[in-house]
RNA sequence: CCGUGCAAGGGCAAACCUGUCGCAAGGCAGGGGCGCAAAACCACGGAUCUGUCCGACAGACCGCCGGGUUGCCACGG
Numbered sequence: 001c002c003g004u005g006c007a008a009g010g011g012c013a014a015a016c017c018u019g020u021c022g023c024a025a026g027g028c029a030g031g032g033g034c035g036c037a038a039a040a041c042c043a044c045g046g047a048u049c050u051g052u053c054c055g056a057c058a059g060a061c062c063g064c065c066g067g068g069u070u071g072c073c074a075c076g077g
Stems, first nucleotide, its partner, number of pairs: 001077005011036002016031006034063001040069003044066003048060005
C1' cells in the first nucleotide's frame, strides 16, 4: 500500500421518548439501540426533503448513491 472481516480493548448510533432551537425540512442535549469497518470529516455532483412560491432562489440531509480528505483492530498478500 492492497484485499478480506465475525462490532472487538474499544467507537459511533436508526426508530421512538423527553427537553430545547427553527415557519418547516431538520439541528443540539439526555434516554434508547436498529444497525455501522469509515455510520469519522467535507454539501463537491446527483437524488430526496422544506420554505418562498412555480421562476428560480434560500435552506435541510453525507445512516441514499457517487466524489474528496483522514483513520482503529485482526488476518492475508

c-di-GMP-I-GGC riboswitch aptamer from a Candidatus Acetothermia bacterium, 77 nucleotides, folded computationally. Of the family's consensus pairs, 95% are formed in the model. The coordinates come from a structure-prediction model, not an experiment, and the mean pLDDT is 81.